[in-house]
Background:
This is a predicted structure of an 80-nucleotide RNA (c-di-GMP-I riboswitch aptamer) from a Desulfuromonadales bacterium. The coordinates come from a structure-prediction model, not an experiment, and the mean pLDDT is 87. It matches the Rfam family "c-di-GMP-I riboswitch aptamer". Rfam's curators write: GEMM was predicted in a large-scale screen for bacterial structured RNA regulatory elements.
């Protein structure tokens, strides 16, 4: 290097939940808090699944969720 997973070892990231702020609203951000995660890093690219409108009709129009899936890129360690 590469394949593959995480024994080590050194770390990271934070569910639910309070809470302050933003937003019609999904729900984002900050702080507290761990439920988990080998990429729970990052991208809304494909589906799904939500939200407002909007429509005979999931029909269109924005707009959320990468911690739903799958792609695509990058990233630490090296027992095998």
């Nucleotide at each position: 290097c590469a394949c593959u997973g995480g024994c080590a070892a050194g770390g990271g990231c934070a569910a639910a939940c309070c809470u302050g702020c933003g937003g019609u609203a999904a729900u984002g951000c900050g702080g507290g808090g761990a439920c988990g995660c080998a990429a729970a890093g990052c991208c809304a690219u494909g589906g799904a699944u939500c939200c407002g409108g909007u429509u005979g009709c999931c029909u269109u129009c924005g707009a959320a969720u990468c911690g739903c899936c799958a792609g695509a890129u990058u990233g630490c360690c090296g027992a095998g």
Taxonomically the source falls in Desulfuromonadales (Bacteria, Pseudomonadati, Thermodesulfobacteriota, Desulfuromonadia).